The RNA shown here (SAM riboswitch aptamer (S box leader)) has 103 nucleotides and comes from a Cytophagales bacterium. The prediction has a mean pLDDT of 87.
[in-house]
RNA sequence: CGCUUAUCCAGAAAGACCGAGGGACAGGGCCCGAUGAAGUCUUAGCAACCUUGCCAAUAACUUGGUGCUAACUCCCUUCUGCGAAAUGCGGAGAAGAUAAGUG
Numbered sequence: 001c002g003c004u005u006a007u008c009c010a011g012a013a014a015g016a017c018c019g020a021g022g023g024a025c026a027g028g029g030c031c032c033g034a035u036g037a038a039g040u041c042u043u044a045g046c047a048a049c050c051u052u053g054c055c056a057a058u059a060a061c062u063u064g065g066u067g068c069u070a071a072c073u074c075c076c077u078u079c080u081g082c083g084a085a086a087u088g089c090g091g092a093g094a095a096g097a098u099a100a101g102u103g
Stems, first nucleotide, its partner, number of pairs: 001103008013043005021032003026077004044069003049065002053061001073095001078092005
């Protein structure tokens, strides 16, 4: 990097350094941001994919490896149902993220 499977309307932030952007990409929208974005570090937390222990087995709890801690994956984009229509409501998909496995 590719492929497969599962999940994605739940949950969980403080401090220090730094200093202007950020919300994956493109377009559009809407937001967050000098009352400090992104990034780095520390501590804390959430979660439960894999793993460990316990168990007859499971659940719960636990150990470790990841992941995550604004907004549904922030929303729309393609197809489709309803609708006069709507960035209206719903379904499917694409893309993406994470985990486990695999080439």